[in-house]
RNA sequence: GCGGCGUUGGUCAAUCGGUUAAGACGCAUCCCUUUCACGGAUGAAUGACGGGUUCGAUUCCCGUACGCCGUACCA
Numbered sequence: 001g002c003g004g005c006g007u008u009g010g011u012c013a014a015u016c017g018g019u020u021a022a023g024a025c026g027c028a029u030c031c032c033u034u035u036c037a038c039g040g041a042u043g044a045a046u047g048a049c050g051g052g053u054u055c056g057a058u059u060c061c062c063g064u065a066c067g068c069c070g071u072a073c074c075a
Base pairs, nucleotide, nucleotide: 001071002070003069004068005067006066007065010025011024012023018055027043028042029041030040031039048064049063050062051061052060
């Protein structure tokens, strides 16, 4: 350089074109407890970036960036 796969809250992660993007850990507040831990309730925090297709995109297509794998070339 080329080819393939991947990128979703702080971390892991479900979804495979259709209303407010599930859940776990973590975080905040409250309850519980003499206190802490455990437990319970509530809440905040997400589709890498840009463009396209579509009535509608996290999902399909293109480019860029990053990561992994394979391969070629130079030294």

A computed fold for a 75-nucleotide RNA from a Sphingobacteriales bacterium, annotated as transfer RNA. The prediction has a mean pLDDT of 81.